The prediction has a mean pLDDT of 83. A computed fold for a 479-nucleotide part of an RNA from an uncultured prokaryote, annotated as small-subunit ribosomal RNA, 3' major domain.
Context: one part of a larger RNA
RNA sequence: UGACGGGGGCCCGCACAAGCGGUGGAGCAUGUGGUUUAAUUCGACGCAACGCGAAGAACCUUACCUGGAUUUGACAUCCUUGGAAUUUCGCAGAAAGAUUUUAGUGCCCUUCGGGGAACUCAGUGACAGGUGCUGCAUGGCUGUCGUCAGCUCGUGUCGUGAGAUGUUGGGUUAAGUCCGGCAACGAGCGCAACCCCUAUCUUCAGUUGCCAUCAUUCUUGCAGGGGAACUCUAGAGAGACUGCCCGGGUUAACCGGGAGGAAGGCGGGGAUGACGUCAAGUCCUCAUGGCCCUUAUGUCCAGGGCUACACACGUGCUACAAUGGCCGGUACAACGGGUCGCGACAGCGCGAGCUCGAGCUAAUCCCAAAAAACCGUCCUCAGUUCGGAUUGGAGUCUGCAACUCGACUCCAUGAAGGUGGAAUCGCUAGUAAUCCCGGAUCAGCAUGCCGGGGUGAAUACGUUCCCGGGCCUUGUACA
Numbered sequence: 001u002g003a004c005g006g007g008g009g010c011c012c013g014c015a016c017a018a019g020c021g022g023u024g025g026a027g028c029a030u031g032u033g034g035u036u037u038a039a040u041u042c043g044a045c046g047c048a049a050c051g052c053g054a055a056g057a058a059c060c061u062u063a064c065c066u067g068g069a070u071u072u073g074a075c076a077u078c079c080u081u082g083g084a085a086u087u088u089c090g091c092a093g094a095a096a097g098a099u100u101u102u103a104g105u106g107c108c109c110u111u112c113g114g115g116g117a118a119c120u121c122a123g124u125g126a127c128a129g130g131u132g133c134u135g136c137a138u139g140g141c142u143g144u145c146g147u148c149a150g151c152u153c154g155u156g157u158c159g160u161g162a163g164a165u166g167u168u169g170g171g172u173u174a175a176g177u178c179c180g181g182c183a184a185c186g187a188g189c190g191c192a193a194c195c196c197c198u199a200u201c202u203u204c205a206g207u208u209g210c211c212a213u214c215a216u217u218c219u220u221g222c223a224g225g226g227g228a229a230c231u232c233u234a235g236a237g238a239g240a241c242u243g244c245c246c247g248g249g250u251u252a253a254c255c256g257g258g259a260g261g262a263a264g265g266c267g268g269g270g271a272u273g274a275c276g277u278c279a280a281g282u283c284c285u286c287a288u289g290g291c292c293c294u295u296a297u298g299u300c301c302a303g304g305g306c307u308a309c310a311c312a313c314g315u316g317c318u319a320c321a322a323u324g325g326c327c328g329g330u331a332c333a334a335c336g337g338g339u340c341g342c343g344a345c346a347g348c349g350c351g352a353g354c355u356c357g358a359g360c361u362a363a364u365c366c367c368a369a370a371a372a373a374c375c376g377u378c379c380u381c382a383g384u385u386c387g388g389a390u391u392g393g394a395g396u397c398u399g400c401a402a403c404u405c406g407a408c409u410c411c412a413u414g415a416a417g418g419u420g421g422a423a424u425c426g427c428u429a430g431u432a433a434u435c436c437c438g439g440a441u442c443a444g445c446a447u448g449c450c451g452g453g454g455u456g457a458a459u460a461c462g463u464u465c466c467c468g469g470g471c472c473u474u475g476u477a478c479a
Base pairs, nucleotide, nucleotide: 001479002478003476004475005474007473008472009471010470011469012468013467015463016462019427020426021425022424023423026318027317028316029315030314031313032312033311034309035308042053043052064304065303066302067301068300069299070298073127077126078125079123080122082120083119088103090101092099107116108115109114129293130292132291133290134289138287139286140282141281142280143278145276150189151188152187153186154185155184156165157164158163170179171178195270196269197268198267200238201237202236203235205233206232210227211226214225216223241264244258245257246256247255248254320420324378325377326376328374336367337366338365341360342359346355347354348353386417391412392411393410394409395408396407397406433455434454435453436452437451438450439449
């Protein structure tokens, strides 16, 4: 000087407390451990691994296993020789494919000798290749403490020196934020601001959006006139700064209250992550040193596996019902996506869906709401008109192909489950809870992920305690 203390002081944070809803019990989905297996590819392991890499394993992916092939190679550059390339057809391969063999079509220039680009058969070696090892050799990227308020430097001064001072002390703040004090005076990286979205208004513009006023039309801005007000769209601006008033405070910083205002003291969200820590994670994104393989640890292919299942754990979904289940008609969003696409209307089917195919390269057309509210039914707590697992049968769609191993529909079946022990998690407002919708990946396949809106609470006395953190101080047999 740090680190640590079941030392002290001060102060924060859904840290506790006050509340609301969960997990832990059930069934299923998904990840992991374990076990099994020819293989169940690999990585990730307290917080900070475990719906994680994977924004999507039937084949492919795929790295694993079994079997069949191949050796200048699936891919790059160079050399030699022959042929354009390409396309089509047949044969063999005692399962399949990779692969092998045979026949025909056929480019440009030309002095007709030949030459040339791309592609390709064969040969030769230089080399290719490796998701092989080492993240404790590395770059890059990332997690984490933590969006915590810290981390440092120059000069000066003090100390023999390691170092100190500044950065401590008094106030204050979300903040090393600011004020004032001081052997310090300044500065840098962080904080804040500058950026984006959102809340109000003005202005410009008015189609595909809008319809107040004017009339037309059988109802509807549905359509044709018409309008430029309103909503909206998207450009440019205004607006909030403790600016104003009162009180407190050191006449300061600032704090409490008030006015006006759409908004008030950081208005609400996002992006933004200091010096560093964990030899944290990644050699399987990529790059890369070293080591290793080179008729194989490379490459091609078929089938299988990654989907196994006495069990254990994590994360979720659906429930256990009446604030509910079921039936019927009826209403209201936002973000987005769409031409190898979204697909209306109509018809068929109980349904998944099918047929037809209007419109749309989109403020124009389409995908396209649910809870809620209303009418009825169940009729009082029952394993039920709760719950939907499991199983049997019949189908639909995608795709070369749904057996291993897809999603969905219909009929039948109707398991556990009566609110969950110890323990443990999230959340302070348009939040929790609850209800649907969209998107990426994607042929098909989310209860996951990332977004969007609808409905919309309870509680916070307070900082004694638990956890994490910041500053000062104290002790130390630790570095």